[in-house]
RNA sequence: AUAACCGAAGGCAAUGGACUCUGCCUGGCCACGAUGGCCGAACCGCCCGCCGGGCUGAUGACUCCUACCUCGCC
Numbered sequence: 001a002u003a004a005c006c007g008a009a010g011g012c013a014a015u016g017g018a019c020u021c022u023g024c025c026u027g028g029c030c031a032c033g034a035u036g037g038c039c040g041a042a043c044c045g046c047c048c049g050c051c052g053g054g055c056u057g058a059u060g061a062c063u064c065c066u067a068c069c070u071c072g073c074c
Stems, first nucleotide, its partner, number of pairs: 009026005016065003020061002027039005045055004
């Protein structure tokens, strides 16, 4: 350098749910037949004169639904 094979699953990404995609984490202990329990990791927004005050968004991204907000019409 080329070729072949493998690349599973779970969790997370500041407010709910789903599809798809992206990124991140994936270890330990106890009991144990299946499993259950506990802990760890990823994750838990921004600003200021800072313990008080102010601000944006239901997405990490896209689409849709729900909730909320604004405007217009009936």

Annotation:
This is a predicted structure of a 74-nucleotide RNA (Fluoride riboswitch aptamer (crcB RNA motif)) from Gluconobacter aidae. Its Rfam family is "Fluoride riboswitch aptamer (crcB RNA motif)". A reference for the family is Zhao et al. (2017), "An excited state underlies gene regulation of a transcriptional riboswitch", Nat Chem Biol. The coordinates come from a structure-prediction model, not an experiment, and the mean pLDDT is 76. Lineage of the source: Bacteria > Pseudomonadota > Alphaproteobacteria > Acetobacteraceae > Gluconobacter.